[in-house]
């Protein structure tokens, strides 16, 4: 330098042919216990990497940029 894949909650990741985003763990509160942990119940947390474009409507499609991983030279 070129190619491919990826970027979604604090972490690990879903989100199937575009219709106002979820799980597990973790956090917080509660129940229970002499007390702690486990367990159970509830709850908060996201301008979906950034900026444009298409569309009535974009996490999803297109372009550019940034970053990560792998491969080639």
């Nucleotide at each position: 330098g070129c190619c491919a894949u990826c970027u979604u909650a604090g972490c690990u990741c879903a989100g199937u042919u575009g219709g106002u985003a979820g799980a597990g763990c973790g956090g917080c509160g509660g129940u229970a216990u002499c007390g702690u942990a486990a367990a159970c119940c509830g709850u908060a947390g996201g301008u979906c990497g950034u900026g444009g474009g298409u569309u009535c409507g974009a996490u999803u499609c297109c372009c550019a940029c940034a970053g990560a991983u792998g491969g080639c030279u």
This is a predicted structure of a 73-nucleotide RNA (transfer RNA) from Candidatus Peregrinibacteria bacterium RIFOXYB2_FULL_33_20.
Its Rfam family is "tRNA".
NCBI's taxonomy places the organism under Bacteria, Bacteria candidate phyla, Candidatus Peregrinibacteriota.
Its mean pLDDT, the model's own confidence on a scale to 100, is 81.